This is a predicted structure of a 1364-nucleotide RNA (small-subunit ribosomal RNA) from an uncultured bacterium. Its Rfam family is "Bacterial small subunit ribosomal RNA". The RNAcentral record of the sequence draws on ENA and SILVA. Its mean pLDDT, the model's own confidence on a scale to 100, is 84.
RNA sequence: AGAGUUUGAUCCUGGCUCAGAACGAACGCUGGCGGCGUGGAUAAGACAUGCAAGUCGAACGAGAGAAUUGCUAGCUUGCUAAUAAUUCUCUAGUGGCGCACGGGUGAGUAACACGUGAGUAACCUGCCCCCGAGAGCGGGAUAGCCCUGGGAAACUGGGAUUAAUACCGCAUAGUAUCGAAAGAUUAAAGCAGCAAUGCGCUUGGGGAUGGGCUCGCGGCCUAUUAGUUAGUUGGUGAGGUAACGGCUCACCAAGGCGAUGACGGGUAGCCGGUCUGAGAGGAUGUCCGGCCACACUGGAACUGAGACACGGUCCAGACACCUACGGGUGGCAGCAGUCGAGAAUCAUUCACAAUGGGGGAAACCCUGAUGGUGCGACGCCGCGUGGGGGAAUGAAGGUCUUCGGAUUGUAAACCCCUGUCAUGUGGGAGCAAAUUAAAAAGAUAGUACCACAAGAGGAAGAGACGGCUAACUCUGUGCCAGCAGCCGCGGUAAUACAGAGGUCUCAAGCGUUGUUCGGAAUCACUGGGCGUAAAGGGAGCGUAGACGGCACAGCAAAUCUGAAGUGAAAUCCCCGGGCUCAACCCGGGAACUGCUUUGGAAACUGUUGGGCUGGAGUGCUGGAGAGGCAAGCGGAAUUCCUAGUGUAGCGGUGAAAUGCGUAGAUAUUAGGAGGAACACCAGUGGCGAAGGCGGCUUGCUGGACAGUAACUGACGUUGAGGCUCGAAAGCGUGGGGAGCAAACAGGAUUAGAUACCCUGGUAGUCCACGCCGUAAACGAUGAAUACUAGGUGUCGGGGAGCAUGGCUCUUCGGUGCCGUCGCAAACGCAGUAAGUAAUCCACCUGGGGAGUACGACCGCAAGGUUGAAACUCAAAGGAAUUGACGGGGGCCCGCACAAGCAGUGGAGUAUGUGGAUUAAUUCGAAGCAACGCGAAGAACCUUACCAGGUCUUGACAUCGUAUGCAUAGCUCAGAGAUGAGUGAAAUCUCUUCGGAGACAUAUAGACAGGUGGUGCAUGGUUGUCGUCAGCUCGUGUCGUGAGAUGUUGGGUUAAGUCCCGCAACGAGCGCAACCCUUACUGUUAGUUGCUACGCAAGAGCACUCUAGCAGGACUGCCGUUGACAAAACGGAGGAAGGUGGGGAUGACGUCAAAUCAUCAUGCCCCUUAUGACCUGGGCCUCACACGUACUACAAUGGCUGUCAACAGAGGGAUGCAAAGCCGCGAGGUGGAGCGAACCCCUAAAAGCAGUCUUAGUUCGGAUUGUAGGCUGCAACCCGCCUACAUGAAGUCGGAAUUGCUAGUAAUCGCAGAUCAGCAUGCUGCGGUGAAUACGUUCCCGGGCCUUGUACUCACCGCCCGUCA
Repeated sequence: AGAGUUUGAUCCUGGCUCAGAACGAACGCUGGCGGCGUGGAUAAGACAUGCAAGUCGAACGAGAGAAUUGCUAGCUUGCUAAUAAUUCUCUAGUGGCGCACGGGUGAGUAACACGUGAGUAACCUGCCCCCGAGAGCGGGAUAGCCCUGGGAAACUGGGAUUAAUACCGCAUAGUAUCGAAAGAUUAAAGCAGCAAUGCGCUUGGGGAUGGGCUCGCGGCCUAUUAGUUAGUUGGUGAGGUAACGGCUCACCAAGGCGAUGACGGGUAGCCGGUCUGAGAGGAUGUCCGGCCACACUGGAACUGAGACACGGUCCAGACACCUACGGGUGGCAGCAGUCGAGAAUCAUUCACAAUGGGGGAAACCCUGAUGGUGCGACGCCGCGUGGGGGAAUGAAGGUCUUCGGAUUGUAAACCCCUGUCAUGUGGGAGCAAAUUAAAAAGAUAGUACCACAAGAGGAAGAGACGGCUAACUCUGUGCCAGCAGCCGCGGUAAUACAGAGGUCUCAAGCGUUGUUCGGAAUCACUGGGCGUAAAGGGAGCGUAGACGGCACAGCAAAUCUGAAGUGAAAUCCCCGGGCUCAACCCGGGAACUGCUUUGGAAACUGUUGGGCUGGAGUGCUGGAGAGGCAAGCGGAAUUCCUAGUGUAGCGGUGAAAUGCGUAGAUAUUAGGAGGAACACCAGUGGCGAAGGCGGCUUGCUGGACAGUAACUGACGUUGAGGCUCGAAAGCGUGGGGAGCAAACAGGAUUAGAUACCCUGGUAGUCCACGCCGUAAACGAUGAAUACUAGGUGUCGGGGAGCAUGGCUCUUCGGUGCCGUCGCAAACGCAGUAAGUAAUCCACCUGGGGAGUACGACCGCAAGGUUGAAACUCAAAGGAAUUGACGGGGGCCCGCACAAGCAGUGGAGUAUGUGGAUUAAUUCGAAGCAACGCGAAGAACCUUACCAGGUCUUGACAUCGUAUGCAUAGCUCAGAGAUGAGUGAAAUCUCUUCGGAGACAUAUAGACAGGUGGUGCAUGGUUGUCGUCAGCUCGUGUCGUGAGAUGUUGGGUUAAGUCCCGCAACGAGCGCAACCCUUACUGUUAGUUGCUACGCAAGAGCACUCUAGCAGGACUGCCGUUGACAAAACGGAGGAAGGUGGGGAUGACGUCAAAUCAUCAUGCCCCUUAUGACCUGGGCCUCACACGUACUACAAUGGCUGUCAACAGAGGGAUGCAAAGCCGCGAGGUGGAGCGAACCCCUAAAAGCAGUCUUAGUUCGGAUUGUAGGCUGCAACCCGCCUACAUGAAGUCGGAAUUGCUAGUAAUCGCAGAUCAGCAUGCUGCGGUGAAUACGUUCCCGGGCCUUGUACUCACCGCCCGUCA
């Protein structure tokens, strides 16, 4: 000293929370010793028992006991009894002093109760100290004791007798008291001692101590308490008191207090101090000390120096106890202790040895004050639980692990030491002075302390480990159980739950809870704010108050300075000292920031006095204005009425309807009525304090401005309360009512439509008077003053100049815009400040609850003003940023639309999917971007699914041991796997000849195996936006920052393509190019290709072709346009022209997109099964729905023929297969040729010619029957093909929807992969070969810029209400 938390991120505002310290604490776990402190905070609840205030015989009488001496009597001659004297002890009573201290508690008290400082000429003070004077003479009682009554007791009555330092009288009398004086009045006690003398007594003065009373100042909350007070305020007189005083009383007056908060309500003992804090402050008042108050509750007085009295009295009350029922007794908030209440607070201890108190001459007695001990980790402080080494291949165990190891950890073991505390034994204090002739005499205590002894022996826990905050892993759990101070963890890989290992922190404690301060500048004096975050009153006038111009003089309240008094002690701080240290204690100093008195200073504030003119105001002269009030007048328009013309509609809307109209509307003409509002001018123009003010004229009237400088002389500013004004709506009374128009009615719209739209329409809007008193009453910006760069408009005045103009310059006042400094979180403000200063007022202190409730005031009402709390959340909010989104805007692109062509959707079939079914119909894919998809080919196999039958180290891999038995083949059983039997040849490779390896079998365990789960744990691969033109970085610059700039702008492009401009300059991934293919040419090479040679052979390489190299195209050239650019348009040349066509190539990223079933892989799961083998079945089911295709519906066609019309690209050895022959055909036979520019597949088909003539047909071919062919172990479920026969739906397809811009669509066939066989699918190939594009308004998708946003999981968002 800060930190966490609002957001995708940022800055700010703002609350919540944490880290610190403290405690009379409590609770949880744990607990070795000692010292010093501390301990009923709650029930001022109730209390059993014991103790806490007595003492004095040297004040007094009396009684009891004991001792000594003398004497008498009895006798058991040393004992008992009586008596006298002396001495000692005890004490019920009288008397004296004390009991008013000490001890407890904090209920009450907001008060002179407390603190502090004064005053008392308005007072008292026992015992104590000093000084003066005195104590003479008498008297009568009374308790006790004795006698006698009452009563259960407590207690009490009567009679007789007696003493005093008890009581009374007389005398004496002063500086006492009273009084002006004269004068008057009032005292006393003795005791002890042989004595000296001492202690007492009375009276007066002084002191000391302790008190009483009065006053200044100071310290709680509440205005939702604004008025209060009747002995109240004052006076006179009297009474009372120690004393002043309405303290009390009689009379008189009507005062006293109060927004500087009276009165009322709530709470509370106050202070020194204590805790916290840098301080200022805030909180607090336990222990210790000072004061106050109280003593079961309430009241009262007595005694006394002192009380209205804690352990006194009386009365009343409640409670409790005793009782013979008549009556009595009691007061722990003293020390212990009990019950109760409570989260919670100790011993019914020892001693008067010390300190102190009471009494006494003293000894001494009393003292739960006090000194000690005990109990409680309640707090502070100190110590210990061992120290050193330990050769590390770092024991064992635990934990983790990538299985290598790491860690626990020098930790242990082991070796060498030490002996604190505790334990044992022995010794053993001081605190002690005094008193006494001497001796004795210590509660604590056999304690502290000292010495010796033995042995590492008896002594460690608590909390935490996601961030804040130091400290990390495993297992379990699976939004469950739980955690949590805040943020937040937990939904199968949790460093956040629980356990464990490890680690961190503190340590005889550690955590939790509660409370206080701090952090919080989050009530801001120090030290905050108010345009948008909470916050400027709607506006003005003005009271109290606050603040206030220039110069001079006086005073000294404030201010500054010096001195004095006080500010108790303890505490805090500093310096020393004592307990072994520390805590603790002692001494000294400083401090106590305060208050009071007094001396001085005079600048500032204040105050007084007389001046000044600059602030302010007045006068005079001018012009501007929707400023206000009242009266009058005007025209346009709407509506209505009357009359004319005129006829079928009008009106209204997105479209309509309700409505009006043949009884004559709308339209139009003329006349009239009535109400309201004033077009144009008109303007970020004017006026007004704000609300607000708009036709014209008149009257009355307020303010501002300019000029002038005659007058006053600070007369000023602000303004709590108060008063006034105050839009619209609303209210009351009475008018008025044309238009408009809440409510209401009807018509539409709609799922509904209590709305938006339409037709009507009442309050109201208007006037007069009176209320209401609120608005986003906003510039969301209070008023007034001064100062602080400029530029440019506009309104109203004034001045100057000249070139006299729609001129220029200047000045005052108003009203706008831009902008520098400065300010600000930013946006922005910026001489009209949100800048810089100073003044006054109002207001704010997290969001919600709530401007609500209650109360009060106002109002006719509606309602307004003032204005909470419980509860609840961790945010709510401001400004700006990046994106995304918008039924916002601008620009642009794409077969996106449009223009076209052909389709799909209707039929039949094929195929995929859903659904249903099933023992199983294995699994995956799901809008585009799943659905002829994985699957380039499910009869068995595939196969993962189902049923049944089997195996268990296994079908497959590696390792150990043993063996070379085996195995192949054959036979039998079985559906097969498999089992049984038989059983040949007889192993293979290398070798250093030792053996090693391979293979096979048997056996043991490690392990294998899994198309089981998780694509939301992953790698890899892929789809998609999208071949869209974008996505970023470095440095610089701007911004507090997130970020921006660059990448935006002007053009251009297919393109972030290029050019220009620019606080940017460059660069990267993308674009383009480089690559392949195709189109042209040249050149080289040519066999299997080609050929001008009739064929073959041979020859040749011009052509076709093949395949290498090269050229060619670059907006290069010309013109126009464009900015002298990039580029566009047109043209030439050229095979090709502006990327020539096509392909490959897919940026940063998005979709937790797809795939654990291609493969790989973490974790989880199965292990005689979720693994493996076999047979059969299934993946091919079928009411239905969808997608994708094929074939059609026919004449642009079908059929037949022509057979030799014309391709390209592929494939071929378990292969392609020719010719020939057989079959209607599928095919069979055959086997030439070919590992292929050679041979084969291979027939290309649309084409051409003929025929059919619009029909369910010579269209269409589904379905079905029969007979065959092929492949294959096997075509039943379940293949393909052929022939003959059969001949279904279908006549161009609803809503909707797809593809395509040129060699494209459409149409035609061919080949290949997979493959034993199986294609309408897929991938390629060539043949024939169109139509259309005006254009970018609209639909869809995308790119860039901009704007709004409360979205950022990003509009499939967010969010409101109702219901559950």